Lysine riboswitch aptamer from uncultured Gemmiger sp., 162 nucleotides, folded computationally. Of the family's consensus pairs, 96% are formed in the model. It matches the Rfam family "Lysine riboswitch aptamer". Its family is annotated with lysine biosynthetic process in the Gene Ontology. NCBI's taxonomy places the organism under Bacteria, Bacillota, Clostridia, Eubacteriales, Gemmiger. The coordinates come from a structure-prediction model, not an experiment, and the mean pLDDT is 79.

RNA sequence: UGAUAGAGGUGCGGAAGUCAUCAGUACCGCGGGGCACAAAGGCGUGCGACCGACCUGCGGGAAAGGGACUUUUGCCGAAGGGGACUCUGUCCGCACGGGCGGGUCUGCCUGGGCCAGCGGAAAACAUCCGUUGGACUGUCACCUUGGUGUGGAGCGCUAUCA
Numbered sequence: 001u002g003a004u005a006g007a008g009g010u011g012c013g014g015a016a017g018u019c020a021u022c023a024g025u026a027c028c029g030c031g032g033g034g035c036a037c038a039a040a041g042g043c044g045u046g047c048g049a050c051c052g053a054c055c056u057g058c059g060g061g062a063a064a065g066g067g068a069c070u071u072u073u074g075c076c077g078a079a080g081g082g083g084a085c086u087c088u089g090u091c092c093g094c095a096c097g098g099g100c101g102g103g104u105c106u107g108c109c110u111g112g113g114c115c116a117g118c119g120g121a122a123a124a125c126a127u128c129c130g131u132u133g134g135a136c137u138g139u140c141a142c143c144u145u146g147g148u149g150u151g152g153a154g155c156g157c158u159a160u161c162a
Base pairs, nucleotide, nucleotide: 001162002161003160004159005158006157009076011075012074013073014072015071016070017069018068019067027060028059029058030057031056032055033054035052041051042050043097044096045095046094047093048092079110080109081108082106083105084104085103087102088101089100090099091098111137112136114134115133116132117131118130119129120128121127139152140151141150142149
């Protein structure tokens, strides 16, 4: 220098099933009220088309995303995030934007999980993402021989082979 194999632990992802939540919500039917004639509303603007907006009683009544558990599977930059792309899907059609999701690329950031504050997503006090701080933990280096030591980053560390 190269190759192979490993370690960190409430370790990181994928898939399937079950369950709760979403929610007595959206929506549908019957009835009442009530503003209007496409004016408002349907992500923003313009054009076009369609449906009327809104409140309420009764009857019926979801789903997706997100979550927990179980099983299974791939792994240890596992993975997550940021950025880029006249890539792609969706929000009534088109155009210009915007939001959300997916794909590809990018050694730009993060060793790891936990707790707390703040910001964002979301129905949510669940959960996820980012950021700041805290202690803990693994690893290496240095000081040092004592222990709550100091510091670095995974492009690292350990082992084996050449």